Parts: sequence; structure tokens; C1' cells
RNA sequence: CGCCUAAGUCCUUCCUUCGAUGGAGGGACGCGGGGGAACCACUUAGGAGCGCUUUGAUUUUUUCAGAGCGCGUCGCGGGGCGAAUCCUUGAAACUACAAGGUAGGGCAGCUUCCCAGCCCGAGCCCGUCAGCUAACCUCGUCGGCGAAAGCGGAAGUA
Repeated sequence: CGCCUAAGUCCUUCCUUCGAUGGAGGGACGCGGGGGAACCACUUAGGAGCGCUUUGAUUUUUUCAGAGCGCGUCGCGGGGCGAAUCCUUGAAACUACAAGGUAGGGCAGCUUCCCAGCCCGAGCCCGUCAGCUAACCUCGUCGGCGAAAGCGGAAGUA
């Protein structure tokens, strides 16, 4: 100076410091996400463990089974962020890996369209719960890259 991404700009408090372009917070605007009526739409798993209450059976104590409530755990019920879904094959024996493709996504004034080329096509979260959803409530504003550029075309614009 740019690229991916919502992930930027400004103001302010405290700390360190010779001084903040450092560290820890707060606020506003901008950008982005989630929850949440009516109308409409949809329709039926939860499991292991622990504690309490209760019912029945039983050899009183006890033990077993059922029901309800609470805790907390699992994560093939369901859901969320994201472009990142799905298929085939090999391997495997079902747990992980590799290859090929694919929905979709990205690539330097900016937006849209077209052509060419090159890339990505991951990962994470919630915890039985959430459709849409006005009012309303609430959360995020990280992180990762670098000569990538075809100094392409058309329309508009700064």
C1' cells in the first nucleotide's frame, strides 16, 4: 500500500514509559450474527451416572422395578457461525487417511456484467432447545496473508 474476513473509524479512563505507535478497560458510529408475536408452516428418541420424592413386589432392615423432580455428562435427535455442501474411488473395518470431482466462494481505484487464468471448497460452537417473525432483547468487531496485477473488455461512478 493491498488481499481474505462482519471484523473498521473516532472519542475516552487507568498502567508502564523520557515519550506511547505498548498494555488493561469504557463509549459512540459503522458493519455483522443470534434470540423473539400474529398469520402461515412444521410434527414426535434421547441415553449412561448421581441425589431426592413416590408407588408396587419382596425376607422388617434390604433388594428389584416403575413414575416424577433436580444435578451433571454424552453428542447419529435437532440447531447455529461460515463460501466451505454433496458424490465417486482407493484404503480401511467401520475411528482416522488419500485421490478425483462438485454446490458454493475469492483474486488492486469502486459497483455490476462478460471473457481468460489461478486459488479455496475448512474449521468451530450450542447441548434435547431455538421455523418464519414486528416491537423488543442480546452478542461479535477476531484472525490469517503479500508482489500477488490480465497493468482484459463493456456500462456507470469516485
This is a predicted structure of a 158-nucleotide RNA (c-di-AMP riboswitch aptamer (ydaO/yuaA leader)) from a soil metagenome. Of the family's consensus pairs, 96% are formed in the model. Its mean pLDDT, the model's own confidence on a scale to 100, is 77. The sequence is in RNAcentral, with records from MGnify.